[in-house]
Context: one part of a larger RNA
RNA sequence: GAUGAACGCUAGCGGAAGGCCUAACACAUGCAAGCCGAGCGGGAUUUAUUAUUUAGCUUUGCUAUAUGAUAAUGAGAGCGGCGUACGGGUGCGUAACACGUGUGCAACCUGCCUAUAUCAGUGGGAUAGCCUCUCGAAAGGGAGAUUAAUACCGCAUACGUUAUUUGGUGGCAUCACUGGAUAAUAAAAGGAUUUAUUGGAUAUAGAUGGGCACGCGCAAGAUUAGAUAGUUGGUGAGGUAACGGCUCACCAAGUCUACGAUCUUUAGGGGGCCUGAGAGGGUGAUCCCCCACACUGGUACUGAGACACGGACCAGACUCCUACGGGAGGCAGCAAUGAGGAAUAUUGGACAAUGGGUGGGAGCCUGAUCCAGCCAUUCCGCGUGCAGGAAGACGGUCCUAUGGAUUGUAAACUGCUUUUAUAUAGGGAUAAAUCUUUUCACGUGUUGAGAAGUUGAAGGUACUAUAUGAAUAAGCACCGGCUAACUCCGUGCCAGCAGCCGCGGUAAUACGGAGGGUGCGAGCGUUAUCC
Numbered sequence: 001g002a003u004g005a006a007c008g009c010u011a012g013c014g015g016a017a018g019g020c021c022u023a024a025c026a027c028a029u030g031c032a033a034g035c036c037g038a039g040c041g042g043g044a045u046u047u048a049u050u051a052u053u054u055a056g057c058u059u060u061g062c063u064a065u066a067u068g069a070u071a072a073u074g075a076g077a078g079c080g081g082c083g084u085a086c087g088g089g090u091g092c093g094u095a096a097c098a099c100g101u102g103u104g105c106a107a108c109c110u111g112c113c114u115a116u117a118u119c120a121g122u123g124g125g126a127u128a129g130c131c132u133c134u135c136g137a138a139a140g141g142g143a144g145a146u147u148a149a150u151a152c153c154g155c156a157u158a159c160g161u162u163a164u165u166u167g168g169u170g171g172c173a174u175c176a177c178u179g180g181a182u183a184a185u186a187a188a189a190g191g192a193u194u195u196a197u198u199g200g201a202u203a204u205a206g207a208u209g210g211g212c213a214c215g216c217g218c219a220a221g222a223u224u225a226g227a228u229a230g231u232u233g234g235u236g237a238g239g240u241a242a243c244g245g246c247u248c249a250c251c252a253a254g255u256c257u258a259c260g261a262u263c264u265u266u267a268g269g270g271g272g273c274c275u276g277a278g279a280g281g282g283u284g285a286u287c288c289c290c291c292a293c294a295c296u297g298g299u300a301c302u303g304a305g306a307c308a309c310g311g312a313c314c315a316g317a318c319u320c321c322u323a324c325g326g327g328a329g330g331c332a333g334c335a336a337u338g339a340g341g342a343a344u345a346u347u348g349g350a351c352a353a354u355g356g357g358u359g360g361g362a363g364c365c366u367g368a369u370c371c372a373g374c375c376a377u378u379c380c381g382c383g384u385g386c387a388g389g390a391a392g393a394c395g396g397u398c399c400u401a402u403g404g405a406u407u408g409u410a411a412a413c414u415g416c417u418u419u420u421a422u423a424u425a426g427g428g429a430u431a432a433a434u435c436u437u438u439u440c441a442c443g444u445g446u447u448g449a450g451a452a453g454u455u456g457a458a459g460g461u462a463c464u465a466u467a468u469g470a471a472u473a474a475g476c477a478c479c480g481g482c483u484a485a486c487u488c489c490g491u492g493c494c495a496g497c498a499g500c501c502g503c504g505g506u507a508a509u510a511c512g513g514a515g516g517g518u519g520c521g522a523g524c525g526u527u528a529u530c531c
Base pairs, nucleotide, nucleotide: 001530002529003528005527006526007525008524009523012382013381014380015379016378017377018375019374020340025338026337029335030334031333034082035081036080039079040078046072047071048070049069050068051067052066054064055063056062057061089293090292091291099217100216101215102214103213104212105211108210109209113206114205115204116203117202118201119200121155122154123153124152131144132143133142134141135140160185161184162183163182164181165180166179167178168177169176170175191198192197193196219265220264221263226256227255228254231253232252233251234250235249236248237247238246268290269289270288271287272283273282274281275280295316296315297314298313299312318329319328320327321326346372348371349370350369354368355366356365357364358363385416386415387414388413395407396406397405398404399403421468422467423466424465425464426463430458433455435453436452437451438450439449440448441447442445475520476519477518478517479516480501481500482499486515487514488513489512490511496503497502
């Protein structure tokens, strides 16, 4: 000098930031991922109109009930699509191509998005739901009947793929690009309205995101010296989006190592941060990038993408429910609770903005985010008054003591100001955005310019004005030297102090108190850690 700090004493306000470093310990409760009816079948409910029936009454009619029709509404659930692989958390594991940096892929994939080209012909059978029955305490099932689609499956078409074959061009070894022939094989979806869009299929290219390989860099220990059988290489096959012992069969006996293999211990890596003139040393909280993980271990499914935090299955530990037959769960999401600890916050508000998902859109969802609450935890800013005022007052302390010194212009007293405080009143920007309606312009677009209306959690907050009145606001540590700041009393190697040197045994500037002083100041000290 610094800190994600803690502890002691003290404490007025604001702005900006930060806030479980320990038990990746266990978690009550609520919320954190849904959206689409413009993909589909369906339709509880409610309302209106009308017809019929029945009942009552105050009888041209009114009210109520039931049934049917039409129109509107459209809950809960289901099939289907997209999303749930993002966003958010944590640092267990990992000494590794994990990360950083630089290359390569002629060995690869890429939903949504953009561009270009082409296509969308014709059929079929189911199934959930609903209904009927049924098992179970529940969780959850089973059987039958029946129904739809942008769900599923055929056929046709095909610039793709595979196999065989034949030309051309190029290169970096395997090869790459491109033209042709034959054979096999793979597509589609419609819906809506304002009639032009949106959506579907195939191919190519782009963009974005990923995968893989390599050079170099990246902690300690030799009181760890040898390690290794899929081990090292080859051939073939399988597997993968893709190369590869990635896996398997066979063959060979290799491969790594004092330039530190192997083993052990510790540890997420980086941008950065702290310190330092620098070189270095230390560190990896907040923010950003990458990695790993999601009760523990394993496995795959779906999918463009996962071996998937709020998905599935199996095993285990733990907790809970049970009718004892069987079931349910996973906060290292946001809050909250217990425990641990020196120690770390609210079971808050809003989707107004930004961003994300979905939808044609309105919209819906969003503990991401934006805000507020708590905490002097940090940094920054402001204040606790200003001017005058000598009888140098009283009181305190000290002395060479009828007196003087000091506290000290300090107080009293006089005048002034009002930051702040309190009260009252006003009060915008964040919205040049969104949405609805509408006008105009042209190059007719996911265009541009207007008009009217609409939407603010923070919040009647920030801020401004007026009024009142010095009014509401100072402590902490130290004073032997280092090191700025000295006297008196008490104590008497006691009590005690102490970072180092060292103080204290009768005049202690070093202990305790007082007066005075010094330093910093809403903080000041102590402890811990790093330079």
Molecule: small-subunit ribosomal RNA, 5' domain
Organism: uncultured bacterium